[in-house]
Molecule: SAM riboswitch aptamer (S box leader)
Organism: Hymenobacter profundi
RNA sequence: CACUUAUCAAGAAAGGCGGAGGGACAGGCCCUGCGAUGCCUUAGCAACCGGUAGUCAUAGCUACAAGGUGCUACAUCCUGAAUCUGCGACAGCAGAUGAAGAUAAGUU
Numbered sequence: 001c002a003c004u005u006a007u008c009a010a011g012a013a014a015g016g017c018g019g020a021g022g023g024a025c026a027g028g029c030c031c032u033g034c035g036a037u038g039c040c041u042u043a044g045c046a047a048c049c050g051g052u053a054g055u056c057a058u059a060g061c062u063a064c065a066a067g068g069u070g071c072u073a074c075a076u077c078c079u080g081a082a083u084c085u086g087c088g089a090c091a092g093c094a095g096a097u098g099a100a101g102a103u104a105a106g107u108u
Stems, first nucleotide, its partner, number of pairs: 002107007013042005021031003025080004043072003048068002051064005076100001082097006
């Protein structure tokens, strides 16, 4: 990098450095010199993997949180390719699946 599976309306911030962009991409809408993005420190959230305990078992479920990741503006900020359904003034609107993306675990 590619593929598979699962999840994505919940949750969780302060300080230091630094100095102009950032929210993946496009459109929109926002954040930002009352200091963004990024890096570091500390704290926290969550429970994917691993661990511990309980339960009838190495499965499943429940609880915990000192390990490995991840995360801590906005629903993945909203919409997006395509299909189906409903409504319709035939322009479009709404819903479902889903495309794309992110994260985890695994495979080559």